[in-house]
RNA sequence: AGAGUUUGAUCCUGGCUCAGAUUGAACGCUGGCGGCAUGCCUUACACAUGCAAGUCGAACGGUAACGCGGGGGCAACCCUGGCGACGAGUGGCGAACGGGUGAGUAAUACAUCGGAACAUAUCCAGUAGCGGGGGAUAACCUAUCGAAAGAUGGACUAAUACCGCAUACGAUCUACGGAUGAAAGCAGGGGACCGCAAGGCCUUGCACUAUUGGAGUGGCCGAUGUCGGAUUAGCUAGUUGGUGGGGUAAAGGCUUACCAAGGCGACGAUCCGUAGCUGGUCUGAGAGGACGAUCAGCCACACUGGAACUGAGACACGGUCCAGACUCCUACGGGAGGCAGCAGUGGGGAAUUUUGGACAAUGGGCGCAAGCCUGAUCCAGCCAUGCCGCGUGAGUGAAGAAGGCCUUCGGGUUGUAAAGCUCUUUCGGUGAAGACGAAACGGUUAGCGCUAAUAACGCUGACUAAUGACGGUACUCACAGAAGAAGCACCGGCUAACUACGUGCCAGCAGCCGCGGUAAUACGUAGGGUGCAGGCGUUAAUCGGAAUUACUGGGCGUAAAGCGUGCGCAGGCGGUUUGCUAAGACAGGUGUGAAAUCCCCGGGCUUAACCUGGGAAUUGCGCUUGUAACUGGCAAGCUAGAGUGUGGCAGAGGGGGGUGGAAUUCCACGUGUAGCAGUGAAAUGCGUAGAUAUGUGGAGGAACACCGAUGGCGAAGGCAGCCCCCUGGGUUAACACUGACGCUCAUGCACGAAAGCGUGGGGAGCGAACGGGAUUAGAGACCCCGGUAGUCCACGCCGUAAACGAUGCGAACCAGGUGCGCACUUGCCGCAAGGCAAGGGCGUGCCGCAGCUAACGCCAUAAGUUCGCCGCCUGGGGAGUACGGUCGCAAGGCUAAAACUCAAAGGAAUUGACGGGGGCCCGCACAAGCAGCGGAGCGUGUGGUUUAAUUCGAGCCUACACGAAAAACCUUACCUGGGUUUGACAUAGCGGUGGUAGGGAACCGAAAGGGGACCGACCUUCGGGAGCCGUUAUAGGUGCUGCAUGGCUGUCGUCAGCUCGUGUCGUGAGAUGUUCGGUUAAGUCCGAAAACGAGCGCAACCCCCGGAACCUGUUACACGUGUCAGGUUCGACUGCCCGUGAGAAACGGGAGGAAGGUGGGGAUGACGUCAAGUCAGCAUGGCCUUUAUAUCCAGGGCGACACACACGCUACAAUGGUCGGUACAAUUGGUUGCAAGAGCGCGAGCUGGAGCCAAUCCGAAAAGCCGAUCGUAGUUCGGAUUGCAGGCUGCAACUCGCCUGCAUGAAGCCGGAGUUGCUAGUAACCGCGCAUCAGCAGUGGCGCGGUGAAUACGUUCCCGGGCCUUGUACACACCGCCCGUCACGUCAUGGGAGCUGGUCACGCCUGAAGCCGGUGAGCUAACCGCAAGGAGGCGGCCGUCAAAGGCAGGGCUGGUGACUGGGACGAAGUCGUAACAAGGUA
Repeated sequence: AGAGUUUGAUCCUGGCUCAGAUUGAACGCUGGCGGCAUGCCUUACACAUGCAAGUCGAACGGUAACGCGGGGGCAACCCUGGCGACGAGUGGCGAACGGGUGAGUAAUACAUCGGAACAUAUCCAGUAGCGGGGGAUAACCUAUCGAAAGAUGGACUAAUACCGCAUACGAUCUACGGAUGAAAGCAGGGGACCGCAAGGCCUUGCACUAUUGGAGUGGCCGAUGUCGGAUUAGCUAGUUGGUGGGGUAAAGGCUUACCAAGGCGACGAUCCGUAGCUGGUCUGAGAGGACGAUCAGCCACACUGGAACUGAGACACGGUCCAGACUCCUACGGGAGGCAGCAGUGGGGAAUUUUGGACAAUGGGCGCAAGCCUGAUCCAGCCAUGCCGCGUGAGUGAAGAAGGCCUUCGGGUUGUAAAGCUCUUUCGGUGAAGACGAAACGGUUAGCGCUAAUAACGCUGACUAAUGACGGUACUCACAGAAGAAGCACCGGCUAACUACGUGCCAGCAGCCGCGGUAAUACGUAGGGUGCAGGCGUUAAUCGGAAUUACUGGGCGUAAAGCGUGCGCAGGCGGUUUGCUAAGACAGGUGUGAAAUCCCCGGGCUUAACCUGGGAAUUGCGCUUGUAACUGGCAAGCUAGAGUGUGGCAGAGGGGGGUGGAAUUCCACGUGUAGCAGUGAAAUGCGUAGAUAUGUGGAGGAACACCGAUGGCGAAGGCAGCCCCCUGGGUUAACACUGACGCUCAUGCACGAAAGCGUGGGGAGCGAACGGGAUUAGAGACCCCGGUAGUCCACGCCGUAAACGAUGCGAACCAGGUGCGCACUUGCCGCAAGGCAAGGGCGUGCCGCAGCUAACGCCAUAAGUUCGCCGCCUGGGGAGUACGGUCGCAAGGCUAAAACUCAAAGGAAUUGACGGGGGCCCGCACAAGCAGCGGAGCGUGUGGUUUAAUUCGAGCCUACACGAAAAACCUUACCUGGGUUUGACAUAGCGGUGGUAGGGAACCGAAAGGGGACCGACCUUCGGGAGCCGUUAUAGGUGCUGCAUGGCUGUCGUCAGCUCGUGUCGUGAGAUGUUCGGUUAAGUCCGAAAACGAGCGCAACCCCCGGAACCUGUUACACGUGUCAGGUUCGACUGCCCGUGAGAAACGGGAGGAAGGUGGGGAUGACGUCAAGUCAGCAUGGCCUUUAUAUCCAGGGCGACACACACGCUACAAUGGUCGGUACAAUUGGUUGCAAGAGCGCGAGCUGGAGCCAAUCCGAAAAGCCGAUCGUAGUUCGGAUUGCAGGCUGCAACUCGCCUGCAUGAAGCCGGAGUUGCUAGUAACCGCGCAUCAGCAGUGGCGCGGUGAAUACGUUCCCGGGCCUUGUACACACCGCCCGUCACGUCAUGGGAGCUGGUCACGCCUGAAGCCGGUGAGCUAACCGCAAGGAGGCGGCCGUCAAAGGCAGGGCUGGUGACUGGGACGAAGUCGUAACAAGGUA
């Protein structure tokens, strides 16, 4: 620091995803040790049990336990507060700390910085004091009630408990005269003095009282900061302020009475949701973002709600009272309780520990102290929860062992890895020794202080006893022995790491892209590898990457995004000069910014984590001093911004009124007659009741031809005949004036096309809806005939448009060129009207440099460079939708989500492909012709059907007389049946083998096969080899996959194309070249041109035919001239002439020539396309089979037959058939062969064999021509079918061959829609040959010659193709893409009669405890009073406030709901075809 993913590819926009770090985590697999830390994030859910706050006898009365002492008693035992001590009690201090939790709280909180009107137990310092009295009451005793908890009565008693009195430095109040208010003792010691004694008295310490100050702590106030929602916009009655009273420790509406009517709010009040805040933690380069466990500070809470008491401090976690819910006890009357303390339990949950030890240390409470208490704390236990450290061994070791895996079978890899050898011993195990943490307090003693004092006490020092939970732990030593100790994830790309097998869109994987449909590096397993390691992965979560909310640091013409337009309050920003100021700003100083954390430098644990000392930092806030350039403020000026005045000018600018002509329609009348209108073609419609047409007159409404424009005006919408009235804005020239008056603008206000709405008019034409006619599969459309709202006017609404320049407004600056509109200035011309030229303005266009942009493009009218202000955007869909609010008469507008879902959706440009886009061109493509096919019969192939099998393949063109240039057996792959199993065939190893290999009669059998009489070898270097038999490896397969392949082939297409190098252009894909103008059969050539060249194709070079010359000449012809055969050479090149063309290429014509513009034909097939065809021609990977899917044999089948298609043959006849006569070829084959002449047979053929291994011999033409006959007929056409008799091949013609003779004599009389071939020696007609082959279905295929035409105007149309261009939402490329309804399933969501929760406030009722107030009839120790009584207190009652509860109606919010609305997704459903091309109606 980036990467993957939209596309065929590209650039951009943009989302999604990944790599990093982190965690109080959880889950899966695995797990050796230690150190340090962390450990209920969920139910502030409920809690059994134990512990967590006591202590003081030096405050007190005392003595329930225990111990000691004393007394009594023989003893058991009893008595005794005398001592140590001490239960319960009175009293003091503490219990308000420490510990827990985060429910509530958006400010009564917290953080930072300030402030004034306060309190403060204990502590410190100071001042002053501590005198003298009184009355009670617990405990204890006794009585009673109660199940208990507990309660009540009587009698006794103490105090540092309680109450007066005295005193009052200081304190409080004050009318400045004064008034008021305290206290307590206890312990130690003691010289003199007093006392009978106790003791007094003195003193020290502690305690106590009053008060001042301090420290620390706490209460209160202010400023600033502190989450989201405006689909929460208004809130507020003690509310805001004042006065008086009250209240508090204290300011204050804190409270109350009265008065005033304020206070808060767009700088976000109120309401709703969420949340403890901070230091900090995580992340990040930072700015930020997220979080607020552990540690620390603050706050809040303690079962829920309310309340006060006590106290220095609480409205109190382990206190009280009341209400409520819950749990427990109960004798049913009544009581008890509060783990969000530490452990622990249940429950919840993915999930979080021991009912441990100790007060040894640190700290806290009490105490003079010893000490006691302390689940604070220190330790231990559990958990890989995290961080850190260590180990699981080290060295050597190649036969590169075995095994595993892979393999091209050679080997590779695991792998120096193991084994082996030599060492070491951390950790763990066993044993031994064994800490630091612990010195204070205490004791003894010295000095000093206090004191009368050598007591006591305090301070300082010396000596010294004791005290350890952890723990027999850390650490150290010894012993044995490599011994006890490695896993997890991943390996398609991102992303480091690859093979085999299994599976076969299954099972599964997946963070994104995506893998899996028989060769999966993506699933599962294995081997190997990579990464991390006592852990590794997954999940969840945060930040990062994400400049993807952009302050740092983004955008808005077309990607998301400029409000339809203007005016304008608040707000933001603001020209120039001077002075003052000092709010902002800047600089210095200073206070604070807790500690911890982070960072730096040190130190301590063997290291590290961890702990620790110091520093820095804490970017902040406050105070203070200074500066005055800049911003702000104040004051005074200026004129360049802005505005006003004066004179001109242009204009469909706006509103109102009037008026004009053309045209359409209608009405009336005239002329006139059969049609008119309409369309692609028609029909509906109108018309003989007289239309259309034409003439005259009239009515009415709407719109204004020409001018007219690339024009003008307006803020936009928009504005058009002409005239008049009213009115806004612009511009120009010169001067004068005001003096920053400006720019922008949230909310607001106004204007705002068309359609639409309301009321009233108007209505010619046009014309939604509607009716009819067509079109169509349908036609709810397009086309036609009609036609209502509407369109028009007035008034009032609506408030939206692709309201677009898809471009907010204002200002400044930055090359040019060229138009148009409008005035103006100057010059020239003109008498003038005016014209021409130049110039600087305003407005409006085009081109274009720099610059910008993803590109397209923009370019002074910016999308350039900057400034000011406003609006808007943040992936696609859901959705501009729902709900809510608001506006509207309605239609609807404005504002505006979420769930869910996808990995894209987009912009611009590129290359293709395509278009019912365009241009140019070609082809037997059409057209013009000739002959056919499609109808018949037959042949052949295919489909289908059938069958035991009808083997297999080929399927538009480019399968179908195709593989097959020969299926009776064989072929043959198929079926039935019968056999064989190292095999019919190949190679290798091992073993065996001489009457061996091989041949083989009889006999069995359908054959294969079995059987074996008998016959019987070869080579040799003499070892053996070959052969054969057995056996092991393996053979074999026309079994599968042509979608794993090679090779070959078809097709586009013999079409003219397909590319490259260098250069140039473009960010890039790409472009250029290859385009353009001509030309060609051709990317053929020429010219132009940022291209210049080149390659594969084209052409040519090759073969055949056609002319000539020469050479050779067998077997040809024939006697060397010629034919013929073979060979060599020549010939044709637009070479020559004329014209056209650009002085080109080339084209047209001509001459000569056998041949003329490629002379005719063949071979030759670019880059590529179709996963085209072929595993059955061959080869071949993989899979499958191995007594069978192999192999052999017999027989059958491939030959079936209702039917359909394809290719052919023969015909339908007279241009013909039949008969007779007669003429002329070229290919080409021949020894298992071709076979002459001759003979026999009607014939097929047979007999026979001359000649020929072939220019030598053999095989032969037909149509044609000459003559005869037939006479238009199902025939003397046609020959199918069938019968009989024969011939040939062959082992064998039944299934199933061909041929011959005789007989038979079917369909068929020229073929529907449609369709094929052919442009010259071609089509058509005619025969001949060959391959395969024993023979043959051949009419097929490949060749050969004979006879020998017609037509082409032309390129509109059909098909195919080429080039350029255009559009595109296509790229599997139009057989593309894609929309909506309906049907089915799933999911989330809106509405919904309602039902049911939560929450909030208001109104009313009731009203506990309690404080306060009232009352003073009940009770009452201290004080006053001689007494009566009073003061005070307690209790009762009443009232205000008030929790919970009740009643009623609301607001907000959740759940659910018959039914219903749309939405999303889902496999190949249904209907159509809306969009993308002119998408077939843009």
About this RNA
Predicted 3D model of a 1482-nucleotide RNA (small-subunit ribosomal RNA) from a metagenome. Its mean pLDDT, the model's own confidence on a scale to 100, is 85. RNAcentral holds the sequence, with entries from SILVA.